About this RNA
Predicted 3D model of a 73-nucleotide RNA (transfer RNA) from Salinisphaera orenii. The RNAcentral record of the sequence draws on ENA and Rfam. Lineage of the source: Bacteria > Pseudomonadota > Salinisphaerales > Salinisphaeraceae > Salinisphaera. Its Rfam family is "tRNA". Gene Ontology term of the family: triplet codon-amino acid adaptor activity. The coordinates come from a structure-prediction model, not an experiment, and the mean pLDDT is 82.
Parts: sequence; C1' cells; structure tokens
RNA sequence: GCGGCGGUAGCUCAGUUGGUAGAGCGCGACCCUCCCACGGUCGAGGUCGCGAGUUCGAAUCUCGUCCGCCGCU
Repeated sequence: GCGGCGGUAGCUCAGUUGGUAGAGCGCGACCCUCCCACGGUCGAGGUCGCGAGUUCGAAUCUCGUCCGCCGCU
C1' cells in the first nucleotide's frame, strides 16, 4: 500500500428486506425476608466510532475518515 471482518447502553452482544433501537449481566427504587443473599415488579441509561450523500424515512444503502483484529504484498 491492497483486501476482509468488526466498532450499537457501564460490560458482553443481538438487530433478517430501510419504517418508533433491544436482550443478558450490572445500576436505582419497590415487593419478599428478622437482616443479607436468592427471587419478583418497575425504572434510569444510546446523537448506533466520526463526517457527508441517497431517501418521505438510514444502525441498515453509497462515499470519505479514525480505531481494532486477520490476511496479502
């Protein structure tokens, strides 16, 4: 230098064909319990790596760019 894969909640990761972004763990409140743990209910938390384009509408398609991993030269 070229190519492939990945970047989404604090962490690990889903998200199929473009149509209101989710799960588990963690966190907070409440219930339960003599207390803790376990269990249950509810909730908070995201400009989907960044910038632009296409579109009525983009995590998803296109271009550029940054970072990580792998391969080639």